[in-house]
Formats: sequence, C1' cells, structure tokens
RNA sequence: CUCUUAUAUAGAGCGGUGGAGGGAUGUGCCCGAUGAAACCCGGCAACCAGCAGUCAAACGUGACUGGAAAGGUGCCAAUUCACACAGGUUAAACCUGGGAUAUGAGAG
Repeated sequence: CUCUUAUAUAGAGCGGUGGAGGGAUGUGCCCGAUGAAACCCGGCAACCAGCAGUCAAACGUGACUGGAAAGGUGCCAAUUCACACAGGUUAAACCUGGGAUAUGAGAG
C1' cells in the first nucleotide's frame, strides 16, 4: 500500500512541557494566546490476546455469553462536526442505501 471482515449518536483531566495551529480531503461551519499541534502524566472503552461458561465439531477449531483489565492496539470538542453519490417523503427538514475516512482483526 491492497484485499476481506467488524464497528463508528455512548465514554474519557480545572494536570505538566510546549508555543500556532487544529477538526483526513473539498465546501461550510467550528475549536484555538481564557493557549492549537506535539510530547509526558492522567483517563475512557473493551477490538485482539488472556480468563470462566454454553453450544457445535472426530481432531484442529468455530459461534455465542459473562466478568476482569497489570498484556497488544485504539480513543479522550461538536453524530465519523455537517454535507459531498443515489433513491424516497411536496419545500424546509428528515429517512434509506452506497462511497469515503478512522480503528481493530485476518490475509497478500
């Protein structure tokens, strides 16, 4: 980087360093010197691993449920901030599907 698959309206500091940017992209709209990014500490969650159980399976293993969280990731303004393509309900607004993006897991 590509493919497969699951999830994306919940949750998370009145801390330290740092100094101007940040919210993927475009448009919009926001956040930011009452201090951005980044790093550290802290925290949230529970995808993977691990633990207990149930079911299936000849084995390997798979599916589901539960609890823990000191392991591997992830995350900590706003629904993935909104819209971006298609369709639907007169308009506004909303709904459905898709795409894109992000993250986990697996494969190349």